The RNA shown here (SAM riboswitch aptamer (S box leader)) has 110 nucleotides and comes from Candidatus Aminicenantota. The prediction has a mean pLDDT of 84. Of the family's consensus pairs, 97% are formed in the model.
[in-house]
């Protein structure tokens, strides 16, 4: 790091460091010197992989649990954003929903 698959409106903070930007990426709206993001320590959420119980030829499915692998701990992935289809309307704008697109994860073969 390519690709496959699966997932996303829930949910988790304190210190101590640093010293300006930050929420991927446009445009918005927002967080931030009352110290943001980041970095250590520690806690805590989750339940993607391991684990254990039934079911099941198989593939796989359901339940548990939280010791190991991990991921997280503002805001619905904060919103919306190539685009397609569907309904609705005042039939342009615009408004829901699907799909998809881009990004983020967690497991596979590589």
């Nucleotide at each position: 790091u390519u690709u496959u698959u699966a997932u996303g409106g829930a949910g988790a903070u304190g210190a101590g460091g640093c010293g300006a930007g930050g929420g991927a990426c446009u445009g918005g709206c927002c967080c931030g010197a009352a110290g943001a993001c980041c970095c250590u320590c520690a806690g805590c959420c989750a339940a993607c992989c391991u684990c254990u119980u039934c079911c099941g030829c198989c593939a796989g499915g359901a339940a548990g649990g939280a010791a190991g692998g991990u991921g997280g701990c503002a805001a619905a992935g904060c919103c919306a954003g190539a685009g397609u289809c569907a309904g609705g309307a005042g039939c342009a704008a615009c408004c829901u929903g699907a799909c998809g697109a881009c990004g983020a994860u967690a497991a596979g073969c590589g």